[in-house]
Context: one part of a larger RNA
RNA sequence: GCCUACGAGUUACUCUCACUGGCAAGGUUAAGUCCCUUAAGGGAUGCAGCCGGAGCGAAAGCGAGUCUGAAUAGGGCGUGCAGUCAGUGGGAGUAGACGCGAAACUUUGUGAUCUACCCUUGGUCAGGAUGAAGCCCCGUUAACCCGGGGUGGAGGUCCGAACUAGUAAACGUUGAAAAGUUUUUGGAUGAACUGAGGGUAGGGGUGAAAGGCUAAUCAAACUGAGAAAUAGCUCGUACUCCCCGAAAUGUUUUUAGGAACAGUGUGGAGGUUGAGUUUGUUAGAGGUAGAGCUACCAAUUGGACUAGGGGAGUCACAUCCUACCAAAUCCAGAUGAACUCCGAAUGCUAACAAAUAUACCUUGCAGUGAGGGCGCGGGUGCUAAGGUCCGUGUCCGAGAGGGAAAGAACCCAGACCAACAGCUAAGGUCCCAAAAUCUAUACUAAGUUGAACUAAGGCGGUUCAGUUGCUGAGACAGCCAGGAGGUUAGCUUGGAAGCAGCUAUUCCUUUAAAGAGUGCGUAACAGCUCACUGGUCGAGCGACAGAGCAUCGAUAAUAAUCGGGCAUCAAGUAUAGUACCGAAGCUUAGGAUUUUAGUAGCAAUACUAGAGUGGUAGGGGAGCAUUCUAACAGCGGAGAAGUUCAGAGGUUACUCUGGGUGGAGCGGUUAGAAAAGCAAAUGUAGGC
Numbered sequence: 001g002c003c004u005a006c007g008a009g010u011u012a013c014u015c016u017c018a019c020u021g022g023c024a025a026g027g028u029u030a031a032g033u034c035c036c037u038u039a040a041g042g043g044a045u046g047c048a049g050c051c052g053g054a055g056c057g058a059a060a061g062c063g064a065g066u067c068u069g070a071a072u073a074g075g076g077c078g079u080g081c082a083g084u085c086a087g088u089g090g091g092a093g094u095a096g097a098c099g100c101g102a103a104a105c106u107u108u109g110u111g112a113u114c115u116a117c118c119c120u121u122g123g124u125c126a127g128g129a130u131g132a133a134g135c136c137c138c139g140u141u142a143a144c145c146c147g148g149g150g151u152g153g154a155g156g157u158c159c160g161a162a163c164u165a166g167u168a169a170a171c172g173u174u175g176a177a178a179a180g181u182u183u184u185u186g187g188a189u190g191a192a193c194u195g196a197g198g199g200u201a202g203g204g205g206u207g208a209a210a211g212g213c214u215a216a217u218c219a220a221a222c223u224g225a226g227a228a229a230u231a232g233c234u235c236g237u238a239c240u241c242c243c244c245g246a247a248a249u250g251u252u253u254u255u256a257g258g259a260a261c262a263g264u265g266u267g268g269a270g271g272u273u274g275a276g277u278u279u280g281u282u283a284g285a286g287g288u289a290g291a292g293c294u295a296c297c298a299a300u301u302g303g304a305c306u307a308g309g310g311g312a313g314u315c316a317c318a319u320c321c322u323a324c325c326a327a328a329u330c331c332a333g334a335u336g337a338a339c340u341c342c343g344a345a346u347g348c349u350a351a352c353a354a355a356u357a358u359a360c361c362u363u364g365c366a367g368u369g370a371g372g373g374c375g376c377g378g379g380u381g382c383u384a385a386g387g388u389c390c391g392u393g394u395c396c397g398a399g400a401g402g403g404a405a406a407g408a409a410c411c412c413a414g415a416c417c418a419a420c421a422g423c424u425a426a427g428g429u430c431c432c433a434a435a436a437u438c439u440a441u442a443c444u445a446a447g448u449u450g451a452a453c454u455a456a457g458g459c460g461g462u463u464c465a466g467u468u469g470c471u472g473a474g475a476c477a478g479c480c481a482g483g484a485g486g487u488u489a490g491c492u493u494g495g496a497a498g499c500a501g502c503u504a505u506u507c508c509u510u511u512a513a514a515g516a517g518u519g520c521g522u523a524a525c526a527g528c529u530c531a532c533u534g535g536u537c538g539a540g541c542g543a544c545a546g547a548g549c550a551u552c553g554a555u556a557a558u559a560a561u562c563g564g565g566c567a568u569c570a571a572g573u574a575u576a577g578u579a580c581c582g583a584a585g586c587u588u589a590g591g592a593u594u595u596u597a598g599u600a601g602c603a604a605u606a607c608u609a610g611a612g613u614g615g616u617a618g619g620g621g622a623g624c625a626u627u628c629u630a631a632c633a634g635c636g637g638a639g640a641a642g643u644u645c646a647g648a649g650g651u652u653a654c655u656c657u658g659g660g661u662g663g664a665g666c667g668g669u670u671a672g673a674a675a676a677g678c679a680a681a682u683g684u685a686g687g688c
Base pairs, nucleotide, nucleotide: 001688002687003686004685005684006683011095012094013093014092015091016090017089018088019087020086021085022084023083026051027050028049032045033044034043035042036041055062056061065077066076067075068074098236099235101233105226106225107224109222110221116200117199118198119197120196121195122194123193124192125190127159128158129157130155134151135150136149137148138147139146163187164186165185168183169182170181171180202218204214205213206212239623240622241621242620243619244618249262250261251260252259253258263368264367265365266364267363268362270360276356277355278354279353280352281351282350283349284348290342291340292339297336298335301332302331303330304329306326308325309324310321311320312319371396372395373394374393375392376391377390378389379388380387401412402411403410416591417590419588421587422586423585427581428580429579430565431564432563436578438577439576440575441574442573443572449567450566457552458551461549462548463547464546466544467543468542469541470540478536479535480534481533482532484509485508486507489503490502491501515530519528520527592613593612594611595610596609597608598607599606600605624677626674627673628672629671630670631669632668634666635665642661643660644659645658646657647656648655649654
């Protein structure tokens, strides 16, 4: 992991609601006793007790009233409405109370054969090295001291086996082993190691102290009991079909993943002037969006005007200045959630009208009280977030189907069943892949694009539509030629001659035209060139602002990709159009079922018409199967149950028939009672 078996809302009492039944202003017996009966049970009796029939008040008490009160007032609670005893079902309470699950707490005991420390009594430590004190001899000293040699054999001394420990690495990690193996390493006469016997016990012991050890268990051992502790927590909770169908909000909470009340769902009962909803008309309240501010408040730009400040006046005054600051005022512009002279649309309220089966009240039973995305209006944040907090709508949640390659909530569209029928939506129509290689006109050359994402800025890419110049009196571009004189303008300067710099009525002449000079160049000249002009050529050529599509800007981790292949007068982009494809949408013919209305019928039910039939939590309804019991009627050695193969019926749970196997019991109908249905609980046991 699979298979088989087992495995979770039960039972008792009390309360409450609904339904069924008995009796009814009443209803009902309990224990006990007697009788019948094999038992289980049944029938009598038993009037104690309980509920109802009257309430109000704290009570005395009064009573269809009573309490409060001075009150005959007012107000509160009553007086109209049948109960009670059983049975069944829904719910609540008390009990283990749907099942399994703690960590823990209390208490009775058991443990020191492991291990910690202690006591008693024993045992063990190859071999080698070092060489303390003391003693002896010699030297030395006045004598000590001291020195040398020998002897001696000390030490938590040294090296290193047994023994003991466990340093480092590797292996081992469903191991050979629930702590080991190999190599390596520490101690090895000591605070050494070790055998046997004994002691200390659970908030206790023991501890050279690590919260270590105390029998593979230790920040409080193990065993039994209280005990089915408690668990606002997690997990699991078993057959079918039909109807309806939520919430993730508000207030409060030692409360925030729990609950109470309200909101929202469902089943039943009820009565009403259509209360509810939608649309229309009319009438209202209001200060949002917008707008405005010479209408207030607050803030504000430029200018004018001008108090005041500032400066000058040697100080002070008079007076003067102002490219400085600036109140008030004026002109022009413009801002505001906590500004308003103004001011919508929606929404809200009321009346009337029309349409439409909702709304309300009461009662049984709930679930929900972690929400989320998107659009719009806002707060917060960075006008960040798949952020966060409100309002409003929608969808997901609890919603399948088609499209967006793939996809909770984006677009289309709400799945009763079945069909080898049709039409469409979004989106598509070259191939993958259903349908146009469709029609017309343009653009794009970047594979831009064909998905999602691009900016400021750059650009003689290209197309379009404009404005404005030049042009057969010859434009624009190219080529040929000229481009001069006064003069090296004046000043400056070492020099300044068109071209370092400064000055300027930058003037005049010859001209077809030629600047007191556009750039290069020289120390300064020279030289090259431009403006300007003629010739040649022969038809268009410039400038400006704008629109479309491209281009650069352009950077991410698999070599790369529009979903892919691929596509260039397109299979890209733009505009216009016609066909077609395309969903569980709509339609078509058939069927099932719920509900409303009508008709028929005592009813069950049948028919016709309309509207429905996605669904989590959850509420309600109707059934299937299993075991046993009772009554009735049955089957079975001419083959029961079980099992296996095949077939048939039913909307489903399921049921029936035939053959094989099997070898002794078992169905049907109507009622009743439950140890009454398994895929899940790291479920339990067994097998594989």
Large-subunit ribosomal RNA, domain II from a Flammeovirgaceae bacterium, 688 nucleotides, folded computationally. It was read from a public genome assembly. The coordinates come from a structure-prediction model, not an experiment, and the mean pLDDT is 83. Its Rfam family is "Bacterial large subunit ribosomal RNA". Its family is annotated with structural constituent of ribosome and ribosome in the Gene Ontology. The source organism's lineage runs through Bacteria, Pseudomonadati, Bacteroidota, Cytophagales and Flammeovirgaceae.